[in-house]
Annotation:
RNAcentral holds the sequence, with entries from MGnify. A computed fold for a 94-nucleotide RNA from uncultured Actinoplanes sp., annotated as Glycine riboswitch aptamer. Model confidence (mean pLDDT): 77 of 100.
């Protein structure tokens, strides 16, 4: 540097609406809940991954190149769980 294990890790609607399923309750039908799945619409995050750009950068001048938690939101995310840059320990290789 890589790569694994284990702790730590933030931000932003558990919106809204319509459909199916389920429970409740009816003589049906409406209706009510809650949760589950997927759909449409708007509003937001930014630390998975990707795009982007500046100084410094052999004398001089041009090119090329030139990072990030910056910045754009593709992608990904807005309860919970998952992920999760980047940090600490540990083990292994280069």
């Nucleotide at each position: 540097c890589c790569a694994u294990g284990c702790g730590g890790g933030a931000g932003a609607g558990a919106c809204c609406g319509g459909c199916g399923c389920a429970u409740c309750g009816u003589u049906a039908u409406g209706g009510a809940u809650c949760g589950c799945g997927g759909c449409g619409g708007c509003g937001c995050c930014g630390a998975a991954g990707g795009g982007g750009c500046a100084a410094a950068u052999c004398c001089u001048c041009c090119c090329c190149g030139g990072a990030a938690c910056c910045u754009c939101u593709c992608a990904g995310g807005c309860a919970a769980a998952a992920g999760g840059a980047c940090c600490g320990c540990g083990u292994g290789g280069g």